[in-house]
Context: one part of a larger RNA
RNA sequence: CUGGGUGUAAAGGGCGCGUAGGCGGGCUGUCAAGUCAGCCGUGAAAUGCCGGGGCUUAACCCCGGAGCUGCGGUUGAAACUGACAGUCUUGAGUAUCGGAGAGGAAAGCGGAAUUCCCAGUGUAGCGGUGAAAUGCGUAGAUAUUGGGAGGAACACCAGUGGCGAAGGCGGCUUUCUGGACGACAACUGACGCUCAGGCGCGAAAGUGUGGGGAGCAAACAGGAUUAGAUACCCUGGUAGUCCACACCGUAAACGAUGGAUACUAGGUGUAGGAGGUAUCGACCCCUUCUGUGCCGCAGUUAACACAAUAAGUAUCCCACCUGGGGAGUACGACCGCAAGGUUGAAACUC
Numbered sequence: 001c002u003g004g005g006u007g008u009a010a011a012g013g014g015c016g017c018g019u020a021g022g023c024g025g026g027c028u029g030u031c032a033a034g035u036c037a038g039c040c041g042u043g044a045a046a047u048g049c050c051g052g053g054g055c056u057u058a059a060c061c062c063c064g065g066a067g068c069u070g071c072g073g074u075u076g077a078a079a080c081u082g083a084c085a086g087u088c089u090u091g092a093g094u095a096u097c098g099g100a101g102a103g104g105a106a107a108g109c110g111g112a113a114u115u116c117c118c119a120g121u122g123u124a125g126c127g128g129u130g131a132a133a134u135g136c137g138u139a140g141a142u143a144u145u146g147g148g149a150g151g152a153a154c155a156c157c158a159g160u161g162g163c164g165a166a167g168g169c170g171g172c173u174u175u176c177u178g179g180a181c182g183a184c185a186a187c188u189g190a191c192g193c194u195c196a197g198g199c200g201c202g203a204a205a206g207u208g209u210g211g212g213g214a215g216c217a218a219a220c221a222g223g224a225u226u227a228g229a230u231a232c233c234c235u236g237g238u239a240g241u242c243c244a245c246a247c248c249g250u251a252a253a254c255g256a257u258g259g260a261u262a263c264u265a266g267g268u269g270u271a272g273g274a275g276g277u278a279u280c281g282a283c284c285c286c287u288u289c290u291g292u293g294c295c296g297c298a299g300u301u302a303a304c305a306c307a308a309u310a311a312g313u314a315u316c317c318c319a320c321c322u323g324g325g326g327a328g329u330a331c332g333a334c335c336g337c338a339a340g341g342u343u344g345a346a347a348c349u350c
Base pairs, nucleotide, nucleotide: 003322004321005320006319007304008303012318014201015200016199017198021194022193023192025088026087027086028085029084030083031082033081034080035077036076037075038074039073040072041071042070049065050064051063052062053061054060091191092188093187094186096183097182098181103177104176105175106174107173108172109171110154115149116148117147118146119145120144121143125136126135162169163168206247207246208245209244210243211242215241216240220236221235222234223233258317259316260315261314262313263312266295267294268293269292270291271290272289273288274287275286276285299306300305323350324349325348332343333342334341335340
């Protein structure tokens, strides 16, 4: 390399949009590039293979044959692929109607709680732990009542409930805005799938500038514990956590399971629709579409398990793996303000 693989053994890119490329629905006609067939030319010799021969044999040498799977030309075939033309509607998209949703962005508003400040009541403790101490408190704390300030997060509802491509999204209202779903079948007529590069999004932490700072809390300080205790526990506490703008670009970014399409027993929850039956009406019941769970047959699997949300049966495209360590390191390149990221070896060793 071929091959075989990628839930847990090595291996699915964090996620999307999309370029080149690869692949692609039904019918009709034409062409003949791929494809197939006939013929012609060429495919040197030597080597290799088969048969025979010569050196005593072999190596070696000689003769004959097949072959040289290829390339070019020419004449045909037209099923499939392709090209072109025409046509179709089931793939895809659009229109109309309808309901669901923590989807996104901005602005405004609300109540509970913590902390702080002011005032009242009130007096010796409070706090904390396994037990303590540091700490706070007679300059009046803790507790309690009233008033005020400020920041952050939104109890109950809440649900293997919903939405989003992923990261993720949860108080209420308004404005702007994306997507999905159902019904219908009016319109376009294959417009599709995937996607190397590329572009964009991307938790937390971290970075820059300017704000903000209640609670929490790396670092740090103190008190304990201990042989020690640079920890676990306690009292404090700064970055940070919050906002705006700009970077960073990584995660057990996980379903450790790439995307698309088709097919393949059932049962039972739940969310959003539609139709029917029934009814005065609603519920119930039945059918159907989309999502999300559980159980389970065939099949698959090393087993565990998966099982219409496949890890089953197939096709297409992309990414990735190829013994452990060295090592996601070194070097180089690119990116970054930095931290660092991406790409990514070898010697050596088992």
Predicted 3D model of a 350-nucleotide part of an RNA (small-subunit ribosomal RNA, central domain) from an uncultured Clostridia bacterium. The sequence was found in a public genome assembly. Model confidence (mean pLDDT): 89 of 100.